[in-house]
The RNA shown here (small-subunit ribosomal RNA) has 1488 nucleotides and comes from an uncultured bacterium. The RNAcentral record of the sequence draws on ENA, Greengenes and SILVA. Its mean pLDDT, the model's own confidence on a scale to 100, is 82.
RNA sequence: AGAGUUUGAUCCUGGCUCAGGAUGAACGCUGGCGGCAUGCCUAAUACAUGCAAGUCGAACGGAGCACUUCGGUGCUCAGUGGCGAACGGGUGAGUAACACGUGGGGAACCUGUCCAUGCGCCCGGGACAACAUCUGGAAACGGAUGCUAAAACCGGAUAGUUCAUACGGCGGCAUCGUCGUAUGAUUAAAUGAACAACUGUUCAGAGCAUGGGUGGACCUGCGGUGCAUUAGCUGGAUGGUGAGGCAACGGCUCACCAUGGCGACGAUGCAUAGCCGGCCUGAGAGGGCGGACGGCCACAUUGGGACUGAGACACGGCCCAAACUCCUGCGGGAGGCAGCAGUAGGGAAUUUUCGUCAAUGGAGGAAACUCUGAACGAGCAAUGCCGCGUGAGUGAAGACGGCCUUCGGGCUGUAAAGCUCUGUUGCGGGGAAUAAGAGGAAGGAAGAGUGGAAAACUUCCUUCAGGAUCGUACCCCGCCAGAAAGUCACGGCUAACUACGUGCCAGCAGCCGCGGUAAUACGUAGGUGGCGAGCGUUAUCCGGAAUGAUUGGGCGUAAAGGGUGCGCAGGCUGCCGGUCAAGUCUUCAGUGAAAGAUCGAAGCUCAACUUCGGUUUGCUGAGGAAACUGGCCGGCUGGAGAGCAGGAGAGGGCGGUGGAACUCCAUGUGUAGCGGUAAAAUGCGUAGAUAUAUGGAAGAACACCAGUGGCGAAGGCGGCCGCCUGGACUGACUCUGACGCUGAGGCACGAAAGCGUGGGGAGCAAAUAGGAUUAGAUACCCUAGUAGUCCACGCAGUAAACGAUGAGGACCAGGUGUCGGGUUAGAAGCCCGGUGCCGAAGUUAACACAGUGAGUCCUCCGCCUGGGGAGUAUGCACGCAAGUGUGAAACUCAAAGGAAUUGACGGGGGCCCGCACAAGCGGUGGAGUAUGUGGUUUAAUUCGAAGCAACGCGAAGAACCUUACCAGGCCUUGACAUGGGAAGCGAAGGAGCAGAGAUGCUUUAGAGGUUAUCUUCCACACAGGUGGUGCAUGGUUGUCGUCAGCUCGUGUCGUGAGAUGUUGGGUUAAGUCCCGCAACGAGCGCAACCCUUGUGAUAUGUUGCCAGUAUUAAGUUAGGCACUCAUAUCAGACUGCCGGUGACAAACCGGAGGAAGGCAGGGAUGACGUCAAAUCAUCAUGCCCCUUAUGGCCUGGGCUACACACGUACUACAAUGGCGUCUACAAAGGGAAGCGAACCAGCGAUGGCCAGCGAAUCCCAUAAAGGGCGUCCCAGUUCGGAUUGAAGCCUGCAACCCGGCUUCAUGAAGAUGGAAUCGCUAGUAAUCGCGGAUCAGCAUGCCGCGGUGAAUACGUUCCCGGGCCUUGUACACACCGCCCAUCAAACCACGGGAGUUGGUAAUGCCCGAAGCCGGUAUCUCCAAGACUUUGUCAGGAGGCCGUCGAAGGCAGGAUCGAUGACUGGGGUUAAGUCGUAACAAGGUAACC
Repeated sequence: AGAGUUUGAUCCUGGCUCAGGAUGAACGCUGGCGGCAUGCCUAAUACAUGCAAGUCGAACGGAGCACUUCGGUGCUCAGUGGCGAACGGGUGAGUAACACGUGGGGAACCUGUCCAUGCGCCCGGGACAACAUCUGGAAACGGAUGCUAAAACCGGAUAGUUCAUACGGCGGCAUCGUCGUAUGAUUAAAUGAACAACUGUUCAGAGCAUGGGUGGACCUGCGGUGCAUUAGCUGGAUGGUGAGGCAACGGCUCACCAUGGCGACGAUGCAUAGCCGGCCUGAGAGGGCGGACGGCCACAUUGGGACUGAGACACGGCCCAAACUCCUGCGGGAGGCAGCAGUAGGGAAUUUUCGUCAAUGGAGGAAACUCUGAACGAGCAAUGCCGCGUGAGUGAAGACGGCCUUCGGGCUGUAAAGCUCUGUUGCGGGGAAUAAGAGGAAGGAAGAGUGGAAAACUUCCUUCAGGAUCGUACCCCGCCAGAAAGUCACGGCUAACUACGUGCCAGCAGCCGCGGUAAUACGUAGGUGGCGAGCGUUAUCCGGAAUGAUUGGGCGUAAAGGGUGCGCAGGCUGCCGGUCAAGUCUUCAGUGAAAGAUCGAAGCUCAACUUCGGUUUGCUGAGGAAACUGGCCGGCUGGAGAGCAGGAGAGGGCGGUGGAACUCCAUGUGUAGCGGUAAAAUGCGUAGAUAUAUGGAAGAACACCAGUGGCGAAGGCGGCCGCCUGGACUGACUCUGACGCUGAGGCACGAAAGCGUGGGGAGCAAAUAGGAUUAGAUACCCUAGUAGUCCACGCAGUAAACGAUGAGGACCAGGUGUCGGGUUAGAAGCCCGGUGCCGAAGUUAACACAGUGAGUCCUCCGCCUGGGGAGUAUGCACGCAAGUGUGAAACUCAAAGGAAUUGACGGGGGCCCGCACAAGCGGUGGAGUAUGUGGUUUAAUUCGAAGCAACGCGAAGAACCUUACCAGGCCUUGACAUGGGAAGCGAAGGAGCAGAGAUGCUUUAGAGGUUAUCUUCCACACAGGUGGUGCAUGGUUGUCGUCAGCUCGUGUCGUGAGAUGUUGGGUUAAGUCCCGCAACGAGCGCAACCCUUGUGAUAUGUUGCCAGUAUUAAGUUAGGCACUCAUAUCAGACUGCCGGUGACAAACCGGAGGAAGGCAGGGAUGACGUCAAAUCAUCAUGCCCCUUAUGGCCUGGGCUACACACGUACUACAAUGGCGUCUACAAAGGGAAGCGAACCAGCGAUGGCCAGCGAAUCCCAUAAAGGGCGUCCCAGUUCGGAUUGAAGCCUGCAACCCGGCUUCAUGAAGAUGGAAUCGCUAGUAAUCGCGGAUCAGCAUGCCGCGGUGAAUACGUUCCCGGGCCUUGUACACACCGCCCAUCAAACCACGGGAGUUGGUAAUGCCCGAAGCCGGUAUCUCCAAGACUUUGUCAGGAGGCCGUCGAAGGCAGGAUCGAUGACUGGGGUUAAGUCGUAACAAGGUAACC
């Protein structure tokens, strides 16, 4: 510090996710030791049991016990009394508050114990507990009578204080503060102990006053939270006067008076929450948290209340009410763990009913001491942090085992074993100067420093006991490598890979995503990586996230500018001078507790931990500075405004008026149609339409002018005239003097549609009707047609209200139009204000914007924060309604989106090509047959091929074989290969027997071997598989397509994907060539080079040829090589020449010459790639599967089946023909297990016999169509030949299933073929025969060969395919794409809902506990004081009355949940239904 994820790829926007750190954690697996910390986050739920606050006999009377020298002393204790119990400890329910933090205030306060100083401690009095007796009650607990002490209680004296009055001094901050004097009133006390006998000393205690200290109360500035779908709140409420009350101020309370107070700077309400020091995170700013430790607050079962006291409205006190629990003799009582342990419950989850007061601290005490679940320690828990260990060195036969393997080996791995060593921890034993912790206590002395002083603190001396932890840490000795390693991950992010199993199953997953038979992603194993007594997971927080942006974001198109203006508050605000010092800056001071953090040191062996010293954003006070902001004062004219003059304009409102057109009405002329459409029909018309002419009526809109022209804030505004009226612009001066900008709320305006009332209604036209179209057509098209559109007055308040661009100001290159004005005689030029285009810098993700900014800055407002749900629900406001404004959540997805790129596609456009169409010729589709396929059938009908590009295809040839299929019979190391062992024999072949055969038996034979290479046997490694996967592959092939394309290097442009080159202008069959050009070159393709045909030359002439010479039946022979021909080698054609066109190019057109002319014809040759195209059955091959079978052998059968459908062919339907007869001319091939002449036999297929030929020699081998002559006469025929019968021939082991041929006989369909569809552009189509491969035999198929030999092409509109450019795109599996809505099904969350039910906070009324306060005359009681004394008075208590008052009751509302028949839409869900709305002109442009 970043990374993954939207796309085919790119850049951007934007969300989601990850890597880091942290935790009072929990869960899973695992677990050796120690130190230091931490440990109910949930039920502020309920609690058994024990303990957590007592102490003092030096305050008092007394009781018991012990001792006694009998005087008393000691110990213990209930009671009176004092102090404490308000601390310490717990918890976080409540609380949004002066509760907390921080800084101030008091001229408005209190303070026990403590300290200092001063003063005094005098004289009296009467009671009540304990106790005794009686007595009530189950108990708790009392009652009556009687006795008694005090430092308990009461009266008096005195001092000072306090209060009132009067006078005076001083001070201040308004009320006032303070000091002094005088008079009056008022108010104190307690004693105890020791030593002594002097009536003393010391100690402790009590009282008053002043001061201090400590603690507390009160007031106040500022600070820290969510919702405005909480906007108004408030009656003691705000203030005053007076009184009461309080420690004190105060509406704190009361009486009276006034009507205030708070609030968009967020009152009130609701929700949530203890606050802080700090902790976590972060670079910081921030964000989150408030557990442990420390400070403050609040609470103590719930609610209320006071008492006591210095202090409480009191956790372990009291009273009352309520709920709960317990005891009970049913009358009545008792209780409060949010103290420490512990229990139950809840929960994912949180410990021992431990030890000690040794230390620290607290209470009491003079002290000893007692108490202390505070505290110190131990226990439990890997809960966290820190440290240590589980060994170290050596050790290669690189062991065994395991895993992988290309079978060679590799990994585990120096790892282990072995050898040498160490002993941390552990185990055992021992030591320990008293381990440290103890720097303590008591007494004494001193006072250098701090301090106002004392206490305190520090130092020194003397004396003295004391350890829970614990014989623990520590140290020493001994023992054995012995007792001590796991966990998570290994597709990318992210370090780490293989095998097997599984087969969209099981499962994984933080995101992207893995799994459908070769899974580095599931499970296991081996290996590897990370961390390590832990490791992972889950949860939560911060970070990354600049993803709420102050630091530090945005708003043209990604989410986002309010529809527009006016304007209150608010924010911001020109130039100059002066002044103040609020902001600002600076210096000093106070505070900022400690702990923590950080820096520097120190102590535990280190570290964690602990100790010491330094540092602290803030707030406050005082002093200073004056540039900037601000306040005040004065001035200025540049911003803004006013006056004067001028011209422009569909700016607005009202009234009038004009012509054209449409429609309607009337009349005339006139006759059969009109209208409408792609085509029609509905409709109108013989009752006279349309057309035409004249006249009239009504309503609406204003052609031409008219213009990226004008005006307006926007919406918007268009004939002409008049009236009223707003704004802007220009010019020259004058004036005011910052008067300005923006603008939350607010107010006004605001297209169309819509609503209300009343008019109006020509045309147009939602709805509606009819006609068409269609599968349907509730649409598009047509004919009609109502609201509405128009006017007036109201409402509504929204639009893709758009420049998708808020307003204002300043600055920042140019060029070119145009509107208004000025300057000018006019023009040009220049100036001001508008309105457009191009473009520099700059900006931008890009597109683009660019003085009319989306540039550089300033000010103010509005708005955004992933997509969907949703602009929905709910609440509120507005509205007559429609609806509008404001405006969520649950749930769900990992994207949604912007711009640009390359493709592909379009019922987009342009250019061009092809037997693509057109023009022609001949076919297919109909018939019969052949053949292939589908389907069906079958024991099997083996398998593959599937639009073009499967279907006379693999198969260049299934009777057996082939053969892979089926049935049956057999074999099991096998028909075939290699290796091992054993035996020594006897292989191939022949014959015989059994059998369907394989095979078995017998015999013959004698290869090879005997050092075993030969044969047989045995067991195992293995063989074998036309079994699977062509979607694991190689190789080969098809296709687009012989289409002209496909790319690269360097350079340049672009952030980038990419572009450029390759586009453009011409041209070509061609990315062929030329020209131009930020490109320049190159490669694979094109073309050429190769083969063949066409011409010639040369060479060679046998088996070829024969002109001339001989010769023959015959090129038969002699001879020859001229010719043909054959085989080689050359030549020839290049737009080379001429003319024209073109750009002086490339090229094209025409011509000459030439055998051939513009690629001369044909072939071979197939770029980058596409189709997961075809083939595992040619072959090869990974993996999987079978192994007495999915292998091997054999016989027979099947691949040849047959209702049917399709493809490809053959033969035909006839006279351009059939048949008969005569007759002519090829090319290219093949031939030895072969071709086979002639001759003979047969009607023939063919047979017999042999000649020749391994072939330019011989043979196959007669070419046929053609030509001559004859016949048939348009018919199912002398066409056609299927089918069937009979007889034969050939091949072959064998023609039954199931071959070919021949002869005779039979003589089917068929008379030119529907929709549709195929081939072909010249030696081509059509037509005719010949040959070959395969092959024993079998061709209508396939591959070749030659013979005869046409027609047509105007042309590119259309169909199909293709190429280039361009355009749109929501497609990229790429239009066979994408995608929308309803319906049906399942699941999920939410809204409404008659209601039902629960909570919360208020309000009104009723009842009214405890208690404080008030009253109490004729009620009751009381010891102290006074008096006029059987009593009265003062005072007090009780009772009673009253105010207030908790819980409770009643009532109607508010608000928040839960639930609810039914209902509404929404979301999600591989393969449901119906259509096809959107994306291309998406087939009616889309959208608001």